[in-house]
C1' cells in the first nucleotide's frame, strides 16, 4: 500500500426509558344567569289543595387541585439495546505485496 472484517460516525426501522399533554380515578366546584328536592315565608282558592320559589341539602358543567397503576399521542443533546443500509474520514484485526 491492497483485500476482507470490526469499532467510532450518519440514516432508517424497532424495543425500552425520560419529559409534556389528553383520557380514566379522587377532591373541590354555580348568591342569581345549571338540574333535583324545596323548610320558612309568598301567591291563588270558601276549602281541599295548587303554583312559583329563597336558604339548606344532593348531583353536576366549565374551571382548579391531587394522584400517576393503566391507556393514547407527541418530542429529544434519551440508551456501553437490537436489525438493516451507508459517500468520505478515523481507529483497529487477519491475510498479502513492496521498501
Nucleotide at each position: 500500500g491492497g483485500u476482507c472484517g470490526g469499532g467510532c460516525c450518519c440514516u432508517g426501522c424497532g424495543c425500552g426509558g425520560c419529559u409534556u399533554g389528553c383520557c380514566c380515578c379522587c377532591g373541590u366546584g354555580a348568591a342569581c344567569c345549571g338540574g333535583g328536592u324545596c323548610a320558612g315565608g309568598g301567591u291563588c282558592g270558601g276549602a281541599a289543595g295548587a303554583c312559583a320559589g329563597c336558604a339548606g341539602c344532593c348531583c353536576u358543567c366549565a374551571g382548579c387541585g391531587g394522584a400517576u397503576u393503566g391507556g393514547c399521542a407527541a418530542g429529544g443533546g434519551u440508551g456501553c439495546c437490537g436489525c438493516a443500509g451507508g459517500c468520505a474520514g478515523u481507529c483497529u484485526g487477519a491475510c498479502u505485496u513492496c521498501c
About this RNA:
Bacterial small signal recognition particle RNA from an Actinomycetes bacterium, 99 nucleotides, folded computationally. Of the family's consensus pairs, 96% are formed in the model. Its Rfam family is "Bacterial small signal recognition particle RNA". About the family: The signal recognition particle (SRP) is a universally conserved ribonucleoprotein involved in the co-translational targeting of proteins to membranes. The sequence was found by an Rfam model in a public genome assembly.